This is a predicted structure of a 71-nucleotide RNA (transfer RNA) from Groenewaldozyma salmanticensis.
């Protein structure tokens, strides 16, 4: 240089174009003499710009970052 893949919460993963789900973490709280464990509640995310569509995390396009293959 060329080709391909990936990007979603603080972390790890889901989501047939139709209300973004869960686990761990964090906060509050119940239980407990206290702590741990356990239970309940809450907080928090679609890499960026543009396009298609009634509707985009999802499809198209151009970038950015990371990785792989090849030279």
């Nucleotide at each position: 240089g060329u080709u391909c893949a990936u990007a979603u919460a603080g972390u790890u993963u889901a989501a047939u174009g139709g209300u973004a789900a869960a686990a761990c973490u964090g906060a509050u709280u119940g239980c407990u003499u206290c702590u741990a464990a356990c239970g309940a509640u809450c907080u928090g995310a679609u890499c960026u710009g543009g396009g298609u569509u009634c509707a985009a995390a999802u499809c198209c396009u151009a970038g950015u970052a990371u990785g792989a293959a090849u030279g």
Annotation: Lineage of the source: Eukaryota > Fungi > Saccharomycotina > Trichomonascaceae > Groenewaldozyma.